[in-house]
RNA sequence: GCGGAUGUAGCUCAAUUGGAUAGAGCAUCGGUCUUCGAAACCGAGGGUUGGGGGUUCGAAUCCCUCCAUCCGCA
Numbered sequence: 001g002c003g004g005a006u007g008u009a010g011c012u013c014a015a016u017u018g019g020a021u022a023g024a025g026c027a028u029c030g031g032u033c034u035u036c037g038a039a040a041c042c043g044a045g046g047g048u049u050g051g052g053g054g055u056u057c058g059a060a061u062c063c064c065u066c067c068a069u070c071c072g073c074a
């Protein structure tokens, strides 16, 4: 330099091939329980879906560009 894959909550991952308020588990915090803790149960907070732009009534999803990581070729 060329090609490909991935990027969503603190971490690991979903989102039915564009459809309406973006979710789950773990973790964190609070509550119940307990002498205290753990476990269990209930609840809460936490996201500009890597950045920017475009298409569309509507974008995590499609298109363009840039960035980061990984793989292959040279």
Stems, first nucleotide, its partner, number of pairs: 001073007010026004019057001028044005050066005
Background
A computed fold for a 74-nucleotide RNA from Blastopirellula marina DSM 3645, annotated as transfer RNA. Its Rfam family is "tRNA". Rfam's curators write: Transfer RNA (tRNA) molecules are approximately 80 nucleotides in length. The same sequence occurs in records of 2 taxa. Its mean pLDDT, the model's own confidence on a scale to 100, is 80. Taxonomically the source falls in Blastopirellula marina (Bacteria, Pseudomonadati, Planctomycetota, Blastopirellula).